This is a predicted structure of a 73-nucleotide RNA (transfer RNA) from a Gemmatales bacterium. The sequence is in RNAcentral, with records from ENA. Its Rfam family is "tRNA". Rfam classes the family as a transfer RNA.
RNA sequence: GGGCGUUUAGCACAGCGGCUAGUGCACCUCGCUUACACCGAGGGGGUCACAGGUUCGAAUCCUGUAGCGCCCA
Numbered sequence: 001g002g003g004c005g006u007u008u009a010g011c012a013c014a015g016c017g018g019c020u021a022g023u024g025c026a027c028c029u030c031g032c033u034u035a036c037a038c039c040g041a042g043g044g045g046g047u048c049a050c051a052g053g054u055u056c057g058a059a060u061c062c063u064g065u066a067g068c069g070c071c072c073a
Stems, first nucleotide, its partner, number of pairs: 001072007010025004018056001027043005049065005
């Protein structure tokens, strides 16, 4: 330098172009306990990497940029 994949909550990941973007763990509150843990109930947290474009409508499609991984030279 070229090709491919990937980027969504603190972490690991889901998410046929269409309702308010979800799950598990973690975190907070309450219950339970002498207390802690476990367990049960509830709750908070996201500019969907960034910038454009297509579309009535984009996390999703297209282009560019950036980060990470793999391959080729």